The part of an RNA shown here (large-subunit ribosomal RNA, domain IV) has 330 nucleotides and comes from a Phycisphaerales bacterium.
Context: one part of a larger RNA
């Protein structure tokens, strides 16, 4: 000097990104226990008390005994070990659960519940070249896919785009079919040039021709989207109101400097002597918003922010001790 421990005057978080670490608390019994609440909880809430022995009287009891009070004893199977710190208030996720084996346990995943879509059974869907298997020895109160995620109150407008569903008149349109036309070939005709039936063959091809697409509709808990400028009220400010342009439609209820707010330490209020964090408000929301769910919510949480009480070597400010190393010698 390092490690693992122990003790500490006065102070008590002044430490620090942050009470990280440590300390406090702690079993059992008795008393007592708030807001809130889904009436189950919250709750070991919180907060108190409890060593042993003897005894006249007193209280309770049929009694054993218990209580109360007084007196005595007092480190003694004494003890050791073991053994919640608590409270208030935000955010998030309802909850128990699951996860990055080896830096992340979470607000991520899952979850009951909710919704949509597909599927009538040789089901849809999945695996497989197939046979076949799972689905299921199930049958729409089932199974599969997708989203949301207890519960409560709710879930607005837009079908122009994209995807999906329905429609089938018209347009477009493949293979295939095919009237016709043209070339080659050749029987035949012709003195020759040439013409040239049937058949074969090559090319072209009117017309017929499904789905799809176009087209016409539908539908948002489908992918998604949800405006701008100008003016206006008896001080000023603001703008219920008006004008105009654009759009498929211009953001409703809620919430809001938010886990979303750039400007920003916004402004006001609270807490502190002093608060870029925190809580309550306001709302010019850079760039909230309704199952990529919105807003609430008791309980739960090795989650996360703020505050207080208790407690402490975290600190003011370090000191001493134990053991193990380091160091010296062997």
């Nucleotide at each position: 000097c390092g490690g693992u421990c122990g003790u500490g005057a006065a102070g008590g978080a002044a430490c620090u990104a942050g009470g990280c670490a440590a300390a406090u608390u702690g079993a059992c019994c008795c008393c007592g226990u708030a807001a809130g609440u889904u009436c189950g909880c919250g709750a070991u809430a919180a907060g108190g008390g409890g060593g042993c022995c003897c005894u006249c009287c007193c209280u309770c009891g049929u009694a054993a005994g218990a209580g109360a009070a007084g007196g005595g004893c007092g480190c003694a199977g004494a003890g050791a070990a073991a053994a919640g710190g608590c409270u208030c208030u935000g955010g998030g996720a309802a909850c128990u659960g699951u996860u990055u084996a080896u830096c992340a346990a979470a607000a991520a995943c899952a979850c009951a519940g909710c919704u949509c879509u597909g599927u009538g059974c040789g089901a849809a869907g999945a695996c497989g070249c197939a046979a076949g298997u799972c689905g299921a020895a199930g049958c729409a109160u089932a199974c599969a896919g997708a989203g949301u995620g207890a519960c409560g109150c709710u879930u607005g407008c837009c079908c122009a785009a994209u995807a999906c569903c329905g429609g089938a008149a018209u347009g477009u349109c493949a293979a295939g079919g095919a009237a016709g036309u043209g070339g080659c070939u050749c029987a035949u005709c012709g003195c020759a040039a040439g013409a040239g039936a049937a058949g074969g063959u090559c090319a072209u091809g009117a017309c017929c021709g499904a789905a799809g697409c176009a087209c016409c509709g539908g539908a948002g808990a489908a992918u998604g989207g949800c405006g701008g400028c100008c003016g206006u009220a008896a001080c000023u400010c603001u703008g219920a109101c008006g004008g105009u342009c654009c759009u498929a439609a211009g953001g409703u209820a809620g919430c809001g400097a938010a886990g979303u707010u750039c400007c920003u330490u916004g402004u006001c209020g609270g807490g502190u002597a002093a608060g870029u964090u925190c809580c309550g408000a306001c709302g010019c929301g850079c760039a909230u918003g309704a199952a990529u769910a919105g807003c609430g919510u008791a309980a739960u949480c090795a989650c996360u922010g703020g505050a207080g009480c208790a407690c402490u070597g975290u600190c003011u400010c370090c000191a001493c001790g134990a053991c193990c190393g380091a160091c010296u010698c062997g």
The organism belongs to Phycisphaerales, within Bacteria.
The coordinates come from a structure-prediction model, not an experiment, and the mean pLDDT is 83.
RNAcentral holds the full RNA, with entries from ENA.